[in-house]
RNA sequence: AGCUGAAAAAGGCAAACUCAUCGCGAGGUGGGGACGCAAAGCUUCCGGUCUCGAAAGAGAUAGCGGAGUUACCAGA
Numbered sequence: 001a002g003c004u005g006a007a008a009a010a011g012g013c014a015a016a017c018u019c020a021u022c023g024c025g026a027g028g029u030g031g032g033g034a035c036g037c038a039a040a041g042c043u044u045c046c047g048g049u050c051u052c053g054a055a056a057g058a059g060a061u062a063g064c065g066g067a068g069u070u071a072c073c074a075g076a
Base pairs, nucleotide, nucleotide: 003075004074005073012037013036017032018031019030020029021028022027035063041069042068043067045066046065047064048061049060050059051058052057
């Protein structure tokens, strides 16, 4: 430096549900909560799905997948 995540340690995130709040909505944010996650850190670049809209279009999802990028510990 790249690869891998069996065992271990230190720590991290947080689904459903729920309370508050924002949004027409998909959903977001904060508290509680833990199903899970080795990038479940970050970025809508590509595909998917979803919402609003007559359409054009505008959005949501990074915990749907790919890609890009950064990073802890351990192993060979």
Molecule: c-di-GMP-I riboswitch aptamer
Organism: Candidatus Nitrotoga sp. MKT